């Protein structure tokens, strides 16, 4: 330099055009307990940046950034 892929809560992973973006671990608060763990209940927290298509975009297209694999 070229080709292909990936980017979503603090971490890991769903959602393959539709309505309030879901779960697990973790965190916080409450319950339980003599205290803690476990368990039960609740809460906070995310779509890499910019543009385009569409009535509607996490999803499709372009570009940038970061990252991975392969080729030279």
């Nucleotide at each position: 330099g070229g080709u292909c892929g990936c980017a979503u809560a603090g971490g890991c992973u769903a959602a393959g055009g539709g309505a309030u973006a879901a779960a697990c671990c973790g965190u916080u608060c409450g319950g339980c307990u003599a205290c803690g763990a476990a368990c039960c209940g609740a809460a906070a927290a995310a779509u890499g940046g910019g543009g385009g298509u569409u009535c509607g975009a996490u999803u499709c297209c372009c570009u940038c950034u970061g990252u991975g694999a392969c080729c030279g």
This is a predicted structure of a 72-nucleotide RNA (transfer RNA) from Saccharofermentans sp. It matches the Rfam family "tRNA". By type it is a transfer RNA. It was read from a public genome assembly. The source organism's lineage runs through Bacteria, Bacillota, Clostridia, Eubacteriales and Saccharofermentans. The prediction has a mean pLDDT of 83.